[in-house]
RNA sequence: UUAUCAAGAAAGGACGAGGGAUCAGACCCAUCGACUCCUUAGCAACCCUUUAUUUAUUUUAAAAAUAAAUAAUGAAGGUGCUAAAUUCUGCUCACAACUUUGUGAGAAUAGAUGA
Numbered sequence: 001u002u003a004u005c006a007a008g009a010a011a012g013g014a015c016g017a018g019g020g021a022u023c024a025g026a027c028c029c030a031u032c033g034a035c036u037c038c039u040u041a042g043c044a045a046c047c048c049u050u051u052a053u054u055u056a057u058u059u060u061a062a063a064a065a066u067a068a069a070u071a072a073u074g075a076a077g078g079u080g081c082u083a084a085a086u087u088c089u090g091c092u093c094a095c096a097a098c099u100u101u102g103u104g105a106g107a108a109u110a111g112a113u114g115a
Stems, first nucleotide, its partner, number of pairs: 001115005010040005018029003023090004041082003046078002048074001050072010086110001091106006
């Protein structure tokens, strides 16, 4: 810089008190052991494997090679992930309701992961 973030997928062991990124509010998980770490297993398909098609370029007699895009396929490898939508709200607009809230749509910022 760019793409995605309402799908999916847990057991065992170690540790022992907070944890869900950050600020505020709400809500939730946690001594029936959370979070974290290790092992194993799994999920997914970003990179990737294979195949097909199209386009471009190069060399050419056909044809071949390379690159890109799209579609399908697979899961060997590189990552990632395996409570709750990135747990929800925070900004803007519309509608409903009326002291403050609900619903829907959108945007920005922050964050996570990949290339």
RNAcentral holds the sequence, with entries from MGnify. This is a predicted structure of a 115-nucleotide RNA (SAM riboswitch aptamer (S box leader)) from uncultured Nonlabens sp. Rfam family: SAM riboswitch aptamer (S box leader). Clan: SAM clan.